[in-house]
RNA sequence: GGAGCCGUCCGGGCGGCCGCUCUUUUCAUUUAUGGAAAGGGAGGAAAGUCCGAACUCCAAAGGGCAGGGUGCUGGGUAACUCCCAGGCGGGGCGACCCGACGGAAAGUGCCACAGAAAACAAACCGCCAGGGGCAACCCUGGUAAGGGUGAAACGGCGAGGUAAGAGCUCACCGCCCCGGCGGCAACGCCCGGGGGCAGGGCAAACCCCACCCGGUGCAAGACCAAAUAGGGGGACGAUAAGGACUGCCCGUCCGAUGUCCCCGGGUUAGGUCGCUUGAGGUGUCUGGCAACAGGCAUCCCAGAGGAAUGGCCGCCGCCCGGCCUCACAAGGCCGGGGCACAGAAUUCGGCUUACAGGACGGCUCCGGCC
RNA sequence: CGGGGCGUAGCGCAGCCCGGUAGCGCACUGCGUUCGGGACGCAGGGGUCGGAGGUUCAAAUCCUCUCGCCCCGACCA
Numbered sequence: 001g002g003a004g005c006c007g008u009c010c011g012g013g014c015g016g017c018c019g020c021u022c023u024u025u026u027c028a029u030u031u032a033u034g035g036a037a038a039g040g041g042a043g044g045a046a047a048g049u050c051c052g053a054a055c056u057c058c059a060a061a062g063g064g065c066a067g068g069g070u071g072c073u074g075g076g077u078a079a080c081u082c083c084c085a086g087g088c089g090g091g092g093c094g095a096c097c098c099g100a101c102g103g104a105a106a107g108u109g110c111c112a113c114a115g116a117a118a119a120c121a122a123a124c125c126g127c128c129a130g131g132g133g134c135a136a137c138c139c140u141g142g143u144a145a146g147g148g149u150g151a152a153a154c155g156g157c158g159a160g161g162u163a164a165g166a167g168c169u170c171a172c173c174g175c176c177c178c179g180g181c182g183g184c185a186a187c188g189c190c191c192g193g194g195g196g197c198a199g200g201g202c203a204a205a206c207c208c209c210a211c212c213c214g215g216u217g218c219a220a221g222a223c224c225a226a227a228u229a230g231g232g233g234g235a236c237g238a239u240a241a242g243g244a245c246u247g248c249c250c251g252u253c254c255g256a257u258g259u260c261c262c263c264g265g266g267u268u269a270g271g272u273c274g275c276u277u278g279a280g281g282u283g284u285c286u287g288g289c290a291a292c293a294g295g296c297a298u299c300c301c302a303g304a305g306g307a308a309u310g311g312c313c314g315c316c317g318c319c320c321g322g323c324c325u326c327a328c329a330a331g332g333c334c335g336g337g338g339c340a341c342a343g344a345a346u347u348c349g350g351c352u353u354a355c356a357g358g359a360c361g362g363c364u365c366c367g368g369c370c
Numbered sequence: 371c372g373g374g375g376c377g378u379a380g381c382g383c384a385g386c387c388c389g390g391u392a393g394c395g396c397a398c399u400g401c402g403u404u405c406g407g408g409a410c411g412c413a414g415g416g417g418u419c420g421g422a423g424g425u426u427c428a429a430a431u432c433c434u435c436u437c438g439c440c441c442c443g444a445c446c447a
Base pairs, nucleotide, nucleotide: 001366002365003364004363005362006361007360008359009358010357012316013315014314015313016312017311018310020041021040022039023038024037025036026035027034028033029032043341047352048351050350051349052348053347054346055217057215058214062250063249064248065247067213068212069211070210071209072086073085074084075083076082087101088099089098090097091096102208103207107206108205109202110201111200124147125146126143127142128141129140130139131138132137155173156172158170159169160168174197175195176194177193178192179191180189181188182187221273222272223271224270231263232262233261234260235259236258242254243253244252265446266445267444280299281298282297283296284295285294286293287292317339318338319337320335321334322333323332324331325330371443372442373441374440375439376438377437380396381395382394383393390427398414399413400412401411402410420436421435422434423433424432
């Protein structure tokens, strides 16, 4: 100097003018509105709604079936399909990255076309032996080394062996089983012994095994107010219909001037609470490889509801375009150009997806010079 | 805000559960029939299954992400 890898962070700034919303204080009155002052006012993803929870109601959250989810090991966490560390497999020269990664020797099923055969094996060409035929060739048997088909063909390679061959035998490699050693474990070992090999692939096919999951979602739910036709039809009849927001069963509870369903009606689809102090932020110390946990100090940081968080102007920054100086680098001038992705809606923890441009730190490989 | 569903030829749909050939109707093209048109008969063309990635030998179909469209859900009595 070039090419990369990983992590963290920012994602326009300053000033002026005019607005919007909330809170507190204060003033005024028509008592729920107006004025004034001070203070707060979008994000790293507020998004997708893909997971997990808090909270809410369903009496309680109970049992079974069905259904769904997760799936190497150990830890973290309120919990998780998340995170950390490790193992194994794969990719990269490397820093490093990726992995739905239990079971196919429990069962069932599928493997199109091609091919002899797609899974208790079988034999199209070939090779070999015997027989027949003048010959081309035919019949019977052996074989699976070679050819051919296919995504995939029943361990690989070499030697011996044989009529030809074959784990038929042997060496090496691979595989399976048992033991030893290391590790909490997954698993590992240039450790020891045994077995000629039995067991192709697919579980993001059914399924088996282990673990987890009741439903509902702030339009949850609680209270207040106003209005009307407090109307019509239907289901239900006390040995239990119906309902309790779950597909079914059991159990439990409610159960008659009542419960549920449908039609019709009313409400500016009203107001208050839930509603923002929380598994909270920042700093520091301790423990831990880390995720994270604990102690101490300190801070209060949006709460709207057809829905606020904005608009205009000036200067500066960055990017882009054009022109000029110029060997390049770099610099200057001009522009009615641009500054991403995107906007809270009960609240958190994650994941995923979108994102112009930029800053910092650590590391790897290649080339040059000292 | 929450919940559910659908994207396959120009249009309306099937196939997806349980993976192997993408099909039906209308429309379109050509020919026949007719004086001509319609109807009818015969023949034919047109798709990469909304997009991307993964699993598998193989994906419209199974899984994940993403884009677009549609539907439902207030309270009172």